This is a predicted complex of two RNAs, RNase P RNA and transfer RNA, with 483 nucleotides together.
[in-house]
RNA sequence: GGAGUUGGACAGGCUGUCGUCCCGGCACUCACUUGCGUGUCGGGGAGGAAAGUCCGGGCUCCACAGGGCAGGACGCUGGGUAACGCCCAGCAGGAGUGAUCCUGGGAAAGUGCCACAGAAAUCGUACCGCCCCGCACUCAACUUCGACGGGAAAGGCCUCUCGUAAAGGGAGAUCUGCCUGUCGAGGUUGAGUGCGGGGUAAGGGUGAAACGGUGGGGUAAGAGCCCACCAGUUGCCGCAGUGAUGCGGCAAGCUCGGCAAACCCCGUCCGGAGCAAGACCAAAUAGGAGGGCGAUCGAGGCCGGCCCGGCCGAUGCUCUCGGGUAGGUUGCUGGAAUCAGGGAGUAAUCCCUGAUCAAGAGGAAUGACAGCCCGCGACAGAACCCGGCUUAUCGUCCAACUCCGUUU
RNA sequence: GGGCCACUAGCUCAAUGGUAGAGCAGCGGACUCUUAAUCCGGAGGCUAAAGGUUCGAGUCCUUUGUGGCCCACCA
Numbered sequence: 001g002g003a004g005u006u007g008g009a010c011a012g013g014c015u016g017u018c019g020u021c022c023c024g025g026c027a028c029u030c031a032c033u034u035g036c037g038u039g040u041c042g043g044g045g046a047g048g049a050a051a052g053u054c055c056g057g058g059c060u061c062c063a064c065a066g067g068g069c070a071g072g073a074c075g076c077u078g079g080g081u082a083a084c085g086c087c088c089a090g091c092a093g094g095a096g097u098g099a100u101c102c103u104g105g106g107a108a109a110g111u112g113c114c115a116c117a118g119a120a121a122u123c124g125u126a127c128c129g130c131c132c133c134g135c136a137c138u139c140a141a142c143u144u145c146g147a148c149g150g151g152a153a154a155g156g157c158c159u160c161u162c163g164u165a166a167a168g169g170g171a172g173a174u175c176u177g178c179c180u181g182u183c184g185a186g187g188u189u190g191a192g193u194g195c196g197g198g199g200u201a202a203g204g205g206u207g208a209a210a211c212g213g214u215g216g217g218g219u220a221a222g223a224g225c226c227c228a229c230c231a232g233u234u235g236c237c238g239c240a241g242u243g244a245u246g247c248g249g250c251a252a253g254c255u256c257g258g259c260a261a262a263c264c265c266c267g268u269c270c271g272g273a274g275c276a277a278g279a280c281c282a283a284a285u286a287g288g289a290g291g292g293c294g295a296u297c298g299a300g301g302c303c304g305g306c307c308c309g310g311c312c313g314a315u316g317c318u319c320u321c322g323g324g325u326a327g328g329u330u331g332c333u334g335g336a337a338u339c340a341g342g343g344a345g346u347a348a349u350c351c352c353u354g355a356u357c358a359a360g361a362g363g364a365a366u367g368a369c370a371g372c373c374c375g376c377g378a379c380a381g382a383a384c385c386c387g388g389c390u391u392a393u394c395g396u397c398c399a400a401c402u403c404c405g406u407u408u
Numbered sequence: 409g410g411g412c413c414a415c416u417a418g419c420u421c422a423a424u425g426g427u428a429g430a431g432c433a434g435c436g437g438a439c440u441c442u443u444a445a446u447c448c449g450g451a452g453g454c455u456a457a458a459g460g461u462u463c464g465a466g467u468c469c470u471u472u473g474u475g476g477c478c479c480a481c482c483a
Stems, first nucleotide, its partner, number of pairs: 001404010012373007020045009030035001047379001051390002054388005059274004066308004071270005076090005091104005105265002110263002112259003127204002129200023154176003158172005212230006231255002233252008278330004288321006300312003323482003337356008374377001409479007418432004426463001435449004456472005
C1' cells in the first nucleotide's frame, strides 16, 4: 500500500423569523371549587431501527390461575437474565491460507418415505460376471466292444513239402492275438453351448445414497470367513475438565444407509385474553321485538380444544333485528431507566456510590422559509412500557485482528 | 394500536415431497355469405420474493412483500 474479518460510534450542523404538541410561572376574560380560552416568559419534543409483530416479560382483567389429556415451542455443555427461541464462554463437526463464519438431542426404541434408474433403497437381494453340481448336444484326445477291410515282423493246430526219421526249415489254409483304416455303440477326461439347481458380493453397471479400507491367508469361487494394520461404533477402566468432551489403554469383527424444518421418543417450558386490557364520571333511549335454553336433577360464565375439580350463577343466559352515545378523567410514563466512578467476573452480566429526569398525543405535535458551511444527507415517524431477534439503510469515523506485496 | 387469514396461467380453482394441470378467457385454423355456437391445434407459470432442510420443495421451516377480515361503550 492492497484485500478482508469482527466489534463499536455518528447519521447533516449553526443562526434568524413564523407555526405546532406537552409541562411550569405570570397577566387578562369567562366561570367562581379543582377549571376553560387568549397572550407572554421559561423548559422539553422520535429512532437505531420507533418497522415486522417473530419471541420473551412487566402491567390489567378473568378464580390467589388448580389437575389430566390434547396442542405448541425449544433442544451440544456451563453460565447470565424478570424471562426468552436472546446473550457470553467453551465443546464437536463443516467451510476458509487465515482473522473468522455456519451448524448442533435421539435414525443402535418403533412406524413411515426414499421418485427415475438399478439385481437390490434394508424381515434383506442376485442382472452381467465368477464358481460348483446335474442333464442334453457338439468337438478333441484316450480307451473298450462290434462289423467290414488292409498288413506282417507273433503264436497254436492241420495239410502238403525239403529231410531216413527226429530236431529243424519252407509253403498253403484256418484260428487266436497284434498293428492299422473306416463306420457304429459305449466309457473316461478336457473344452464349448444351452437348460435346470445352488454358492458368491471381490469385479462391472445404476443412483443423491449400495452393506468399512489396504494387504495376506483361506476357498470350488468368494466374503470380517480368518489374521495384521488403519478408520469408525459400542462397552469398561485410568487421567484432565463442573460439564459437553479430549487423551491413553483394554475388550467385542460390532461395521448398524439417509430423512425427525415426516410421525414419533426423551428432557425442559407454556392457563387465556390483551391498553380498543381495565377503572371512574357524564350524556342519551323504544331499558324495544322475535327465537332458543334454563332455574338446585342447574342454562350459562370464568374469551383457544376436551374431561375433572373449584367459584359465580336466576324476571337469568344466548342469537338475530332494531335503538342510543360516540364525551371527559385515569391507566400514561420514575423505569428490570440513563450516565459517571469503583469493585467481582475471561465475558455476558451483577453489586455499591453519586448525579440526572429525557415526548406523552388522542382526526393524533417535531413543520415551513431565508442565509452560511461540509461530503449535499439513506432507511424511515413514538401511540401502555421494557429485553431481544429479524428486516430496511447514502455514507463517515474509530478499535482489534488476518492474508498478500514492497522497503528497512 | 391489537388479533387473524390468504397469495399457483389474464380470471376461478386443482395437484400425497417425485416432469405444475383443469374450466373460462385470449390466439391461429376449420365450418358459415358473415358473426355467434361447435370442432381442431398450439401458446401462456422463475407457483408473491429471498434464504434454508432434503438427493429432490408449489408443498416443510425462517424472513420479507402485497391484499383482505375482525374489534369501543350503554341498555
Rfam match: Bacterial RNase P class A. Its family is annotated with dimeric ribonuclease P complex, tRNA processing and ribonuclease P activity in the Gene Ontology. Rfam classes the family as a ribozyme. Rfam's curators write: Ribonuclease P (RNase P) is a ubiquitous endoribonuclease, found in archaea, bacteria and eukarya as well as chloroplasts and mitochondria. The prediction has a mean pLDDT of 78.